[in-house]
RNA sequence: CAAUGAAAAAGGCAAAGCUAUGGAAACAUGGUGACGCAAAACUAUAGGGACUUAAUACAACAAACGUUGUAAUGUCAGCCAGUUACCGUU
Numbered sequence: 001c002a003a004u005g006a007a008a009a010a011g012g013c014a015a016a017g018c019u020a021u022g023g024a025a026a027c028a029u030g031g032u033g034a035c036g037c038a039a040a041a042c043u044a045u046a047g048g049g050a051c052u053u054a055a056u057a058c059a060a061c062a063a064a065c066g067u068u069g070u071a072a073u074g075u076c077a078g079c080c081a082g083u084u085a086c087c088g089u090u
Base pairs, nucleotide, nucleotide: 002090003089004088005087012037013036017032018031019030020029021028022027035078041083042082043081047080048079049076050075051074055073056071057070058069059068060067061066
C1' cells in the first nucleotide's frame, strides 16, 4: 500500500418499546433499554432512494369558509452510495 473479517484484545455504537423536551409532521435531542453493527464514524442543493406537507406555489372541487391532490424550502447515513478510520489476518 492492497485485499479481507475466522478466532482474539482494548474498547465503541445502540433498534424497537417506555419516558422528558422541541416540532405541523416526518423526525431530533436527553434518560432508560439492547435488536443488532467491523465503519451503526462523517457527508442530505451540487448521486440514487425513502418519509413528512405547517407555510408557500400550482391544480381540481366549492357561493364562500374550506377540502383534496401534486411539489421540499423540512427529515432520514441503522436503504444503497461517497469519504475517512481502530484492531487482527493475508
The prediction has a mean pLDDT of 83. The RNA shown here (c-di-GMP-I riboswitch aptamer) has 90 nucleotides and comes from Bacillus suaedaesalsae.